[in-house]
RNA sequence: GCUCCAAGACAGGGGCGCCCCGGCGGGGCUGAGAAGUACCCUUUGAACCUGACCCGGUUAGUCCCGGCGGAGGAAGUCUUGUGCGGCCCCGG
Numbered sequence: 001g002c003u004c005c006a007a008g009a010c011a012g013g014g015g016c017g018c019c020c021c022g023g024c025g026g027g028g029c030u031g032a033g034a035a036g037u038a039c040c041c042u043u044u045g046a047a048c049c050u051g052a053c054c055c056g057g058u059u060a061g062u063c064c065c066g067g068c069g070g071a072g073g074a075a076g077u078c079u080u081g082u083g084c085g086g087c088c089c090c091g092g
Stems, first nucleotide, its partner, number of pairs: 001087003004083001005081006011042004016036001017029005048073003054067004
């Protein structure tokens, strides 16, 4: 000096389903989040999308659970800190 790890700032990415009540709206289920500037995720990328009106299971029903998935895609810069961490260079 670079990097690993962690945190923060700004910026960006993303989803919002199922069921009941006649409607606004209210209620129930799962979940971090089911329109809140809240939640999650940002290449260390299963946040999320495609496959998919997919397959097996379960349920009142549903991405509710699992497979698919050692598949394909998918949005970043900076700052700070830590160390018997790693690498490189210089001097003794």
Molecule: TPP riboswitch aptamer (THI element)
Organism: Meridianimarinicoccus roseus